[in-house]
RNA sequence: UAAAAGAUCACCUAGGGUUCCGCUCACCUCGUAUUCGAUGUGAGGACUGGACCGAGAGGUGACCAUACCCGACAGGGGUGUGACACGGAGGGACAAAAACCCGGGAGAU
Numbered sequence: 001u002a003a004a005a006g007a008u009c010a011c012c013u014a015g016g017g018u019u020c021c022g023c024u025c026a027c028c029u030c031g032u033a034u035u036c037g038a039u040g041u042g043a044g045g046a047c048u049g050g051a052c053c054g055a056g057a058g059g060u061g062a063c064c065a066u067a068c069c070c071g072a073c074a075g076g077g078g079u080g081u082g083a084c085a086c087g088g089a090g091g092g093a094c095a096a097a098a099a100c101c102c103g104g105g106a107g108a109u
Base pairs, nucleotide, nucleotide: 006063008062009061010060011059012058015053016052020050021049022047023044024043025042026041027040029038030037031036064082065081066080067079068078069077070076084104086107090102091101092100
C1' cells in the first nucleotide's frame, strides 16, 4: 500500500427529547358559580407518564458463514465456533434530542 474475512435483521434495554395524547399553570367565554366543571388560547419536559427515536464497542433470538458427525443426500438434522474494541470537537435527520447517522470516523493504544 492492496485484498479478504457478519461488523445482517428483528425484539428489548441503557439513554433521549417534545410533534401527537395525557398532566400542570395562567387567561377568555359559558354553566345558578368566588370555590367546581366544560370548550378554547397560551406557556411548561429541572412534567412520573401513553406513544415515539434508540446502541460497532449493551442483551436475546433468528438468519448467514464455518468445523466435526449423522443422513432417506435436501435450502435436512445434531454439537460447537463467529474474537477484540479507549474515543473528542463539530455537523445532520425527524417535532426535537440522544450512546441514532457522519463513525470500529479524527485521534489514542

Predicted 3D model of a 109-nucleotide RNA (Guanidine-I riboswitch aptamer) from Sulfoacidibacillus thermotolerans. Its Rfam family is "Guanidine-I riboswitch aptamer". Rfam 15.1 lists 1,509 matches to the family in 1,281 species. About the family: This family represents a conserved RNA structure found upstream of the ykkC and yxkD genes in Bacillus subtilis and related genes in other bacteria. The function of this family is unclear although it has been suggested that it may function to switch on efflux pumps and detoxification systems in response to harmful environmental molecules. Its mean pLDDT, the model's own confidence on a scale to 100, is 79.